This is a predicted structure of a 96-nucleotide RNA (SAM riboswitch aptamer (S box leader)). It was read from a public genome assembly, where an Rfam model found it. Its Rfam family is "SAM riboswitch aptamer (S box leader)". Its family is annotated with regulation of gene expression in the Gene Ontology.
RNA sequence: ACCUUAUCAAGAGCGGCGGAGGGAAUAGGCCCUGUGAAGCCCGGCAACCUUGAGCGCAAGGUGCCAAAUCCUACAGAGCGAUCUGAAAGAUGAGGG
Repeated sequence: ACCUUAUCAAGAGCGGCGGAGGGAAUAGGCCCUGUGAAGCCCGGCAACCUUGAGCGCAAGGUGCCAAAUCCUACAGAGCGAUCUGAAAGAUGAGGG
C1' cells in the first nucleotide's frame, strides 16, 4: 500500500509570526479570505487508545478548532421540496 472496525449535525482564540490563498481529489455549485488564506507557535476543544486513579478526573499518544465530511455526483423512495442508503474521504484502534 492494503484489510477489519467505530465515529463523522455537538465542541474549540477579537493571541503571536506569516503573507495569498483556502474549503481532500475530479467535475459542478456554494462559500471563507488584506476586517489577513495556507503554514508555524501558543491557546483551546474533545475523549479513540494507554497509564494512574476510581465514576468523574489527571497525565501521555493521536485527533480536531467556518459552514453536516459545506452541498451534489451512485442506488432506492417521492410529482416535487426532500429523505434513506451506498461509494469516496477523514480520524482512532487493531491487523498486515